Large-subunit ribosomal RNA, domain II from a marine sediment metagenome, 687 nucleotides, folded computationally.
Context: one part of a larger RNA
RNA sequence: GCCAGCGAGUUGCGAUAUUAGGCAAGGUUAAGGGACACCCGUUCCGGAGCCGAAGCGAAAGCAAGUGUGAAUAGCGCGAUUUAGUCUAGUGUCGCAGACACGAAACCAAGUGAUCUAUCCAUGGUCAGGUUGAAGCUGAGGUAACACUUAGUGGAGGACCGAACCAGUUGAUGUUGAAAAAUCUUUGGAUGAACUGUGGAUAGGGGUGAAAGGCCAAUCAAACUUGGAGAUAUCUUGUUCUCUCCGAAAUAACUUUUGGGUUAGCCUCGAGACAAAACCUUACAGGGGUAGAGCACUGGAUCCACGCGGGGGCCUACCGGCCUACCAAAGGGAACCAAACUCCGAAUACUGUAAGGAGCGCUCGGGAGAUAGACAGUGGGGGAUAAGCUUCAUUGUCGAGAGGGGAACAGCCCAGACCGCCGACUAAGGUCCCUAAUUCUAUGCUAAGUGUGUAAGGAGGUGGAGUUUCACAGACAGUUGGGAUGUUGGCUUAGAAGCAGCCACCAUUUAAAGAGUGCGUAACAGCUCACCAAUCGAGAGACUCUGCGCCGAAAAUAUAUGGGACUAAGUGUAGAACCGAAGUCGCGGAUGCAAUACUUUUAGUAUUGCGUGGUAGGAGAGCGUUGUAUGGGCGCUGAAGGUGUACCGGAAGGAGCACUGGAGCGCAUACAAGUGAGAAUGCAUGGC
Numbered sequence: 001g002c003c004a005g006c007g008a009g010u011u012g013c014g015a016u017a018u019u020a021g022g023c024a025a026g027g028u029u030a031a032g033g034g035a036c037a038c039c040c041g042u043u044c045c046g047g048a049g050c051c052g053a054a055g056c057g058a059a060a061g062c063a064a065g066u067g068u069g070a071a072u073a074g075c076g077c078g079a080u081u082u083a084g085u086c087u088a089g090u091g092u093c094g095c096a097g098a099c100a101c102g103a104a105a106c107c108a109a110g111u112g113a114u115c116u117a118u119c120c121a122u123g124g125u126c127a128g129g130u131u132g133a134a135g136c137u138g139a140g141g142u143a144a145c146a147c148u149u150a151g152u153g154g155a156g157g158a159c160c161g162a163a164c165c166a167g168u169u170g171a172u173g174u175u176g177a178a179a180a181a182u183c184u185u186u187g188g189a190u191g192a193a194c195u196g197u198g199g200a201u202a203g204g205g206g207u208g209a210a211a212g213g214c215c216a217a218u219c220a221a222a223c224u225u226g227g228a229g230a231u232a233u234c235u236u237g238u239u240c241u242c243u244c245c246g247a248a249a250u251a252a253c254u255u256u257u258g259g260g261u262u263a264g265c266c267u268c269g270a271g272a273c274a275a276a277a278c279c280u281u282a283c284a285g286g287g288g289u290a291g292a293g294c295a296c297u298g299g300a301u302c303c304a305c306g307c308g309g310g311g312g313c314c315u316a317c318c319g320g321c322c323u324a325c326c327a328a329a330g331g332g333a334a335c336c337a338a339a340c341u342c343c344g345a346a347u348a349c350u351g352u353a354a355g356g357a358g359c360g361c362u363c364g365g366g367a368g369a370u371a372g373a374c375a376g377u378g379g380g381g382g383a384u385a386a387g388c389u390u391c392a393u394u395g396u397c398g399a400g401a402g403g404g405g406a407a408c409a410g411c412c413c414a415g416a417c418c419g420c421c422g423a424c425u426a427a428g429g430u431c432c433c434u435a436a437u438u439c440u441a442u443g444c445u446a447a448g449u450g451u452g453u454a455a456g457g458a459g460g461u462g463g464a465g466u467u468u469c470a471c472a473g474a475c476a477g478u479u480g481g482g483a484u485g486u487u488g489g490c491u492u493a494g495a496a497g498c499a500g501c502c503a504c505c506a507u508u509u510a511a512a513g514a515g516u517g518c519g520u521a522a523c524a525g526c527u528c529a530c531c532a533a534u535c536g537a538g539a540g541a542c543u544c545u546g547c548g549c550c551g552a553a554a555a556u557a558u559a560u561g562g563g564a565c566u567a568a569g570u571g572u573a574g575a576a577c578c579g580a581a582g583u584c585g586c587g588g589a590u591g592c593a594a595u596a597c598u599u600u601u602a603g604u605a606u607u608g609c610g611u612g613g614u615a616g617g618a619g620a621g622c623g624u625u626g627u628a629u630g631g632g633c634g635c636u637g638a639a640g641g642u643g644u645a646c647c648g649g650a651a652g653g654a655g656c657a658c659u660g661g662a663g664c665g666c667a668u669a670c671a672a673g674u675g676a677g678a679a680u681g682c683a684u685g686g687c
Stems, first nucleotide, its partner, number of pairs: 001687004005682002011096013026051003032045005055062002065077004099237002102234001106227006117201009126191001128160003131156001135152006164188003170183003203219001205215003240621006250263005265368001266366006278356008291343001292341002297337003301333003308326002310323005372397010402413003417588004422584003428578003431563003437575001439574006450565001456550002460547010477534005483507003488502003513528001517526002589611010622675001624672007632664002640659005646653002
């Protein structure tokens, strides 16, 4: 790991609701006793007690009333509606271990110091080498000491280093040789040393040169047994089938936020009523949102006007004049606002009526849920960030399969009772992968745009429009002219069209600027505007718009799903087809309702409406073990086992063959140790 076996809503008492039955203004016995019975039990007594038929009051008490009260008042609770009670089943709740397994912990009584900590008693051990304290002796020295020196001596938590004790570094080991070691290296090694034996201290206690260390591989409170099935708002698991309905992730409160209680939402039953919820249409309402506006409150820009202020000048004072400064109020123009409104929708909401539809309401039993997710729309927070967060509203998912979207809970289409090798469609598609058009008409695109993006940029190209010039000759090209006063004046070293400032006239002309750009030191030179000739039909500028282009850099090579495509891209208009568990057709099952018939608590037939489903509510069944009764099977072969192409809507049930070798089905009723794939399930077995 697999297989087999075992493995979780039970039981007692009480309450409450409901189902079935008995009796009924009543219902019912308990303990106990008698009889029968091997036991279990059956039956007959037993009316104590309990519930109900009357309430009100604190009570005395009174009573269809009563309490309060002075009250024959008012008010409170009742009556004027008579149904209860017993037994059994079922649902739920309470008390009990209360669906099962699971703590860390708490308490009590005991067992442990053969490990280890400290201590006590009594023993034992420490190769070898080194250093050379005090003291003593001799000599020197002193007034005497001191002191100096040479020997001697053998001190030390002294030195080096084995045994011994420790455990510093590195490696190995890590399902080890070993539940802490081995190798290497290292520290102490006469001491606060190490060690044998015996003994002492015990669990909120010991012991501790102190690390919360150690107290038998266990220590921030040992181990064993008991209280004990401690408790667990937590996690996990919870075993057969089908049918009907079907949620919530919200509000309030909560030492509450991963838990609860009540309400809302689900389910089942009963009741009253036939009016309701909901949809459509019409009508009647209130509102102050979107929008808009500036009449208020505020903000904010420009213009004119200019109260007042600032500055300058004059003035002895009073005052006067000027001002390219600031600027109130009022006026004009254009604006902004969630906490502005002279205005003001659509929706929504409320009511009435009609139509559709068949909901809705009240009471009672049982719940679950109170972590929601994304998408569209309207807002707040954030950065008009987030697969962000928080409200409102709708949808989907949740609890929803099917088709589309390449793949893809929340997007688009569409709600799966079962069967069919039938048909029509939705979204989306129709060249191949791949079911269905290489469909029709007419445009656009040339970028593989399509098949990812912005500000910004561009004689890309299509369409619409405005305007100017033009056969009295436009636009482009070519040829020629492009002059004179004059080098305009000023400035300047110079300034002559062309550094800069001012002015920008006039003349001759077909036309020609006191000069468009190069250029010179300044001139010169080239050129333009402008004119003529030549040429011969359109040319220029601008606006709106369709489709394209650039902008365009990311990590394996990829931003149509791929092949590929110039349509198989894209716009408009149209035809056809494909396409789902949608719809239709055929057959079948089943729920509810109605009707009809029958053998009437039910069945059959027809019709109508239904039959996705998690948590959850309700209903009907299958199977296992045992008991009672009935009727059966079995050595001419029971149960069990193996095989099998049979039957039933499911759980399931037969038949036959082989095996097996002695008991076992069926019907009805009853009672449960009644159904396993999961619990890191089980010190059950097997492989």